[in-house]
The prediction has a mean pLDDT of 83. The RNA shown here (transfer RNA) has 75 nucleotides and comes from an Allostellaceae bacterium.

C1' cells in the first nucleotide's frame, strides 16, 4: 500500500430503507424478620466522523478515523 470483518445503552450483542431493541448491570417498587433469588416498573443512545442519495438512512453510495484478520513490498 491492497483486501475482508467489525464500531449501535455502562457491558455483551440484535436490528440490513418506514417511530432504535434484548439480555446483563443501575435505580424504584412487590415479596422477605432481613439479604439473595424471583416478579413488576423506570431511566439510560447526536447508531465511529463527515458528506451524498431518498418523502424518509443505524440500514444504500463515497471519503476518513479506530479495532481485528489476511496479502504484498522489504534492493
Nucleotide at each position: 500500500g491492497c483486501c475482508c470483518c467489525g464500531g449501535u445503552a455502562g457491558c455483551u450483542c440484535a436490528g440490513c430503507g418506514g417511530u432504535a431493541g434484548a439480555g446483563c448491570a443501575a435505580c424504584c417498587g412487590c415479596u422477605u424478620c432481613g439479604u439473595a433469588a424471583g416478579c413488576g416498573g423506570u431511566a439510560g443512545g447526536u447508531c465511529g466522523u463527515c458528506a451524498g442519495u431518498u418523502c424518509g438512512a443505524a440500514u444504500c453510495c463515497g471519503a476518513c478515523c479506530c479495532g481485528g484478520g489476511g496479502c504484498a513490498c522489504c534492493a
Its Rfam family is "tRNA". Rfam's curators write: Transfer RNA (tRNA) molecules are approximately 80 nucleotides in length. By type it is a transfer RNA.